This is a predicted structure of a 74-nucleotide RNA (transfer RNA) from a Nanobdellota archaeon.
Taxonomically the source falls in Nanobdellota (Archaea, Nanobdellati).
The prediction has a mean pLDDT of 80.
Its Rfam family is "tRNA". It is annotated as a transfer RNA.
RNA sequence: GGGCCUGUAACAUAAUCUGGAUAGUGUACUCGGCUUCGGACCGAGCGAUCGGGGUUCAAAUCCUCGCAGGCCCA
Numbered sequence: 001g002g003g004c005c006u007g008u009a010a011c012a013u014a015a016u017c018u019g020g021a022u023a024g025u026g027u028a029c030u031c032g033g034c035u036u037c038g039g040a041c042c043g044a045g046c047g048a049u050c051g052g053g054g055u056u057c058a059a060a061u062c063c064u065c066g067c068a069g070g071c072c073c074a
Base pairs, nucleotide, nucleotide: 001073002072003071004070005069006068007067010027011026012025013024020057029045030044031043032042033041050066051065052064053063054062
């Protein structure tokens, strides 16, 4: 330098192929219940689509330009 893939919450992951209601779930964290206390268990809360632009009535999803990471070729 060229090609391909990936990016969603503190962490992991679903939804992307085939656009559609308030982006779901588990762990963690916070609060409450339970317990002599803690753990476990039960209930509730918290918090996310890597960034800009475009297409569309509507974008996590499609297109494009970047950024970051990975793999391959040179």